Source information
A computed fold for a 152-nucleotide RNA from Planomonospora venezuelensis, annotated as c-di-AMP riboswitch aptamer (ydaO/yuaA leader). The source organism's lineage runs through Bacteria, Actinomycetota, Streptosporangiales, Streptosporangiaceae and Thiemannella.

RNA sequence: AGAGCCGGCCCGCCGAGUCUCCGCAAGCGGAGAGCCGGGGACCCACCCUCCCGAAGUCCCCGGGGUGAAUCCGUGGCGCGCCCGCGCCCGGUAGGGCGCUCUCCCGGCCCGAACCCGUCAGCUAACCCGGUAGGCGGCCGAGGAGAGGAGCC
Repeated sequence: AGAGCCGGCCCGCCGAGUCUCCGCAAGCGGAGAGCCGGGGACCCACCCUCCCGAAGUCCCCGGGGUGAAUCCGUGGCGCGCCCGCGCCCGGUAGGGCGCUCUCCCGGCCCGAACCCGUCAGCUAACCCGGUAGGCGGCCGAGGAGAGGAGCC
């Protein structure tokens, strides 16, 4: 000198997950504002009854919510035993990428996880809850238009 590690500040990304105040005494407990989610009428939808018609199936497998995160396979492996499940691979509905929005070009990613507990369509009034967590930083912070903010 550099790499690595730890801490702080700054800038930025996914996400609703930000800000202000009070108390205690330094990390918790509260109260608001903003943002987010759930429950919850009429009407409508769904359901029930009757009539007409079509296509198919064999049995028991609840239903619902947050989220972009659904669905598919002439695929691979394994397990139950004949049709399912799990993992992997490939794709895919959908989603993200630097002030905001729209359009255009190109590329890189995600396409999970969790919750309620037999119960919930929409839904005014009303009621209830959340305000986490995880990452990146020398790199398309590319082009056009509109707007806005900051600095000088």